Context: one part of a larger RNA
Molecule: large-subunit ribosomal RNA, domain II
Organism: Geobacteraceae bacterium
RNA sequence: ACCGGCGAGUGACGAUCAGUAGCAAGGUUAAGGGGUAAAGCCCCGCAGCCGCAGCGAAAGCAAGUCUGAACAGGGCGAACAGUGGCGGGUCGUCGGCCCGAAACCGAGUGAUCUACCCAUGGCCAGGGUGAAGGCCGCCUAACCGCGGCUGGAGGCCCGCACCGGUGUCGGUUGAAGACGGCUCGGAUGAGUUGUGGGUAGCGGUGAAAUGCCAAUCGAACUCGGAGAUAGCUGGUUCUCCCCGAAAUGUAUUGAGGUACAGCCUUCGGUGUUGCGUCGCGGGGGUAGAGCACUGGAUGGGUGCGGGGCCCAACAACGGUUACCAAGCUCAACCAAACUCCGAAUGCCGCUGACGUGAAGCCGGGGAGUGAGACGAUGGGGGAUAAGCUUCAUCGUCGAGAGGGAAACAGCCCAGACCAACCGCUAAGGUCCCCCAAUCCGGCUAAGUGUAAAAGGAGGUGGGCGCACGUAGACAACCAGGAUGUUGGCUUAGAAGCAGCCACCAUUGAAAGAGUGCGUAACAGCUUACUGGUCGAAUGUGAACCCGCGCCGACAAUGUAGUGGGGCUCACGCCGGAUACCGAAGCGUUGGAUCCUGUGGGCGUUAGGUCUUGGGCGUCGGGGGUUGGGAAGCCUUCCCAACCCCAAGCGCCCAACGCCUAACGCCUCCAGGGUGGUAGGGGAGCGUUCCGCAGUAGGGAGAAGCCGGACCGUGAGGACCGGUGGACGAGGCGGAAGUGAGGAUGCCGGU
Numbered sequence: 001a002c003c004g005g006c007g008a009g010u011g012a013c014g015a016u017c018a019g020u021a022g023c024a025a026g027g028u029u030a031a032g033g034g035g036u037a038a039a040g041c042c043c044c045g046c047a048g049c050c051g052c053a054g055c056g057a058a059a060g061c062a063a064g065u066c067u068g069a070a071c072a073g074g075g076c077g078a079a080c081a082g083u084g085g086c087g088g089g090u091c092g093u094c095g096g097c098c099c100g101a102a103a104c105c106g107a108g109u110g111a112u113c114u115a116c117c118c119a120u121g122g123c124c125a126g127g128g129u130g131a132a133g134g135c136c137g138c139c140u141a142a143c144c145g146c147g148g149c150u151g152g153a154g155g156c157c158c159g160c161a162c163c164g165g166u167g168u169c170g171g172u173u174g175a176a177g178a179c180g181g182c183u184c185g186g187a188u189g190a191g192u193u194g195u196g197g198g199u200a201g202c203g204g205u206g207a208a209a210u211g212c213c214a215a216u217c218g219a220a221c222u223c224g225g226a227g228a229u230a231g232c233u234g235g236u237u238c239u240c241c242c243c244g245a246a247a248u249g250u251a252u253u254g255a256g257g258u259a260c261a262g263c264c265u266u267c268g269g270u271g272u273u274g275c276g277u278c279g280c281g282g283g284g285g286u287a288g289a290g291c292a293c294u295g296g297a298u299g300g301g302u303g304c305g306g307g308g309c310c311c312a313a314c315a316a317c318g319g320u321u322a323c324c325a326a327g328c329u330c331a332a333c334c335a336a337a338c339u340c341c342g343a344a345u346g347c348c349g350c351u352g353a354c355g356u357g358a359a360g361c362c363g364g365g366g367a368g369u370g371a372g373a374c375g376a377u378g379g380g381g382g383a384u385a386a387g388c389u390u391c392a393u394c395g396u397c398g399a400g401a402g403g404g405a406a407a408c409a410g411c412c413c414a415g416a417c418c419a420a421c422c423g424c425u426a427a428g429g430u431c432c433c434c435c436a437a438u439c440c441g442g443c444u445a446a447g448u449g450u451a452a453a454a455g456g457a458g459g460u461g462g463g464c465g466c467a468c469g470u471a472g473a474c475a476a477c478c479a480g481g482a483u484g485u486u487g488g489c490u491u492a493g494a495a496g497c498a499g500c501c502a503c504c505a506u507u508g509a510a511a512g513a514g515u516g517c518g519u520a521a522c523a524g525c526u527u528a529c530u531g532g533u534c535g536a537a538u539g540u541g542a543a544c545c546c547g548c549g550c551c552g553a554c555a556a557u558g559u560a561g562u563g564g565g566g567c568u569c570a571c572g573c574c575g576g577a578u579a580c581c582g583a584a585g586c587g588u589u590g591g592a593u594c595c596u597g598u599g600g601g602c603g604u605u606a607g608g609u610c611u612u613g614g615g616c617g618u619c620g621g622g623g624g625u626u627g628g629g630a631a632g633c634c635u636u637c638c639c640a641a642c643c644c645c646a647a648g649c650g651c652c653c654a655a656c657g658c659c660u661a662a663c664g665c666c667u668c669c670a671g672g673g674u675g676g677u678a679g680g681g682g683a684g685c686g687u688u689c690c691g692c693a694g695u696a697g698g699g700a701g702a703a704g705c706c707g708g709a710c711c712g713u714g715a716g717g718a719c720c721g722g723u724g725g726a727c728g729a730g731g732c733g734g735a736a737g738u739g740a741g742g743a744u745g746c747c748g749g750u
Base pairs, nucleotide, nucleotide: 001750002749003748004747005746006745011094012093013092014091015090016089017088019086020085022083023082026050027049028048032044033043034042035041036040054061055060064076065075066074067073097235098234100232104225105224106223107222108221109220115199116198117197118196119195120194121193122192123191124189126158127157128156129154133150134149135148136147137146138145162186163185164184167182168181169180170179201217203213204212205211210219238684239683240682241681242680243679248261249260250259251258252257262369263368264366265365266364267363268362269361270360272358273359274356275355276354277353278352279350280349281348282347288341289339290338294335295334296333298331299330300329301328302327305324306323307321308320309319310318372397373396374395375394376393377392378391379390380389381388402413403412404411417591418590419589420588422587423586424585428581429580430579431565432564433563437578439576440575441574442573443572449567455551456550459548460547461546462545463544466541467540468539476533477532478531479530480529482506483505484504487501488500489499512527516525517524592674593673594672595671596670597669599667600666601665602664603663604662605661606660607659608658609657611655612654613653614652615651616650617649618648621645622644623643624642625641626640627639628638629637630636631635685739687736688735689734690733691732692731697727704723705722706721707720708719710717711716
């Protein structure tokens, strides 16, 4: 690394909300007990809790109460049903979605490594040097001293073992978790080493490096508190459908966190209140403009005041000035914090009109977001820099695929439900790469196109007036271009031509007190200007405006500043016309799903109605019994009570049918929707176990595994064959250790 298995929102107890079903002004039991019993179920148990009344600190009062002197005002209340289960969303307390610290504390285990110490032992080839002392000799009065020999000292010298580790090379997934080769330091000493022992973590030991204390040390290791905490990083497992954000405001020991608001979703309520255009009515002080205010600022006029000069002078008053200059004035300007003015948009309003249309608003449940990015426009900061920064309005990306821009989140076009070997277009394109025009009229000569400024230029095309021109222009050629005069000044000189001032006059066809060259200064050449030659008249000259081009133009691997080829009456640029190409846009055909609406069917609920049945009540009727009365003579009539009967009426209940409404499901048709991250909502698939249930099925072959062209929008589901060799679906419900590719995940295999 791959493959396989394991691997993350759970449980308890509370709270809150919607759902569901029970009872309801009530609801509910807890511990415990009784019965039965395997679990469990049934029945007691009304203690307690919540609700039914609030207000006040309280006494207390009470649909009120508190404050208060108040019968005032104000505050909080009074109108609206709760309560106990069940499953669900979310919150709280617990480890609380999972993994992860660096650390803190407690109790222990360690000095077999290493540091130091204690006790007791071992070890140090060989060679060199030659201290003290000694002996002898010399010397001396004796010391001292000198010499020879002897002697064998030393953190002495050279150098093995031994201890160390200087330099370099190798090694660096090593032969080795510190080594090897060569080289090097100490090697009788503060030497080295064996054995036994001692010192312990808020500590020891340390010839001291924060070194060492078992390959670990700015505080060892092991276990425990412990699932410490982690506003941080990573990970978080099946499918489809509907909607769909934010990167803002305020606050924050706040800034990568959080709270509330904003924006999303869902349910309920409200019921057109929303949005757009138009109309009408509003307030405004921006853009622009202006200078009336506040300031700034330029020139002129006038000129308070001041300065200079003259006079004066101890001065004063004066005079003068081309200096400065208030105020006033004329002219022309500037302003985010100036305004005599003043838009366009935008904003607010309307029982307004029209259009659009599930938009707005209120309340409850659930969020996420609170790092934004670029583009356009209006500003601030910066340098009228930045892929810069900070606001505002809009767009896109974010969370948006498709086409174009060679490639290219933020630009241009355009918003992807699915399918089609159909059609039309958008941006952008139509010589080839490469789908589609080698279309028309001009322009460009620079490969401009295919990167750039101030500035520069008889590039070239177009426009526009002006001047001159057969009374002969422009250019060229021939000739003249003179005189006062060398103008004056300046100067060494200044004679047209260093410089300053002036710039007249004469002759003449014309000729500057001189355009350039030239001289020391003159001279000389030339020019303006004039005549002639020539001969244009679609000629010549000097400007201006517009189009396209030229120069200005230098970078590092290799053309490399059109994507490439390549392109010149174009394949460039400008203008024009008609075609065509071109997307997941639009259309066509078929299909899926959601929403809205119409119709039909079925079901449930509610209301109404018809019929039938039942019950109760009742006026009146019939019958019976009893009693009373009357007539009459054993019958009739009347009254009262009770019972029965059927019809009618009223009420109630039930059922069938019908009607209406709401809701749900199915279905036909029509219209509309269906990009999507965080996130909200909905509907499903599959796994394990349990109940119905010792189910159906199963050695004529279960599960599992392998293969297959089947079904479903998907998760997935069948069927067939093989393998396998004993289990085990499907359905309806229930409960979860319920779905894996990621976590430098964990374990195993390769």